[in-house]
RNA sequence: GGGCGAGUGGCGGAAUUGGUAUACGCGACGGACUUAAAAUCCGUUGGCCUUACAGCCUUGAGGGUUCGAUUCCCUCCUCGCCCA
Numbered sequence: 001g002g003g004c005g006a007g008u009g010g011c012g013g014a015a016u017u018g019g020u021a022u023a024c025g026c027g028a029c030g031g032a033c034u035u036a037a038a039a040u041c042c043g044u045u046g047g048c049c050u051u052a053c054a055g056c057c058u059u060g061a062g063g064g065u066u067c068g069a070u071u072c073c074c075u076c077c078u079c080g081c082c083c084a
Stems, first nucleotide, its partner, number of pairs: 001083007010026003019067001027045006046057003060076005
């Protein structure tokens, strides 16, 4: 230099003929159980804002197509594999 693949809450990881993003697990927090803990069980858990509700934002970054984009197109960044 060329080709292919990947990038999603704190972490892993789902979501595909474009139609409610964050299911599920881990972790964290609160509770039950216990003399106390571990294990187990129950609940909550992306961000901003708010007393709360409401609202707004968010799929590596920036654009484009579309009523609508994690998904399709373009450029770039990072990582992995292969070729030279």